[in-house]
RNA sequence: GCCCCGUUAGCUCAGCCUGGGAGAGCGGCUGAUUCGUAAUCAGCAGGUCGCGGGUUCAAAUCCCGCACGGGGCU
Numbered sequence: 001g002c003c004c005c006g007u008u009a010g011c012u013c014a015g016c017c018u019g020g021g022a023g024a025g026c027g028g029c030u031g032a033u034u035c036g037u038a039a040u041c042a043g044c045a046g047g048u049c050g051c052g053g054g055u056u057c058a059a060a061u062c063c064c065g066c067a068c069g070g071g072g073c074u
Base pairs, nucleotide, nucleotide: 001073002072003071004070005069006068007067010026011025012024013023020057028044029043030042031041032040050066051065052064053063054062
């Protein structure tokens, strides 16, 4: 230098192919239960979807560039 994969909640990830409601588990908080704790149950909070630009009525999703991480080739 070239090629491939990844980047979404505090953590691990789904959703991207096929554009339209941003989600799950764990963790956190509150409540119930208990003499109390754990466990269990119910609820709540938590997101510039890596960054910038483009296309579109509309972008996590499509296109371009860049950054970071991983792998391969030379």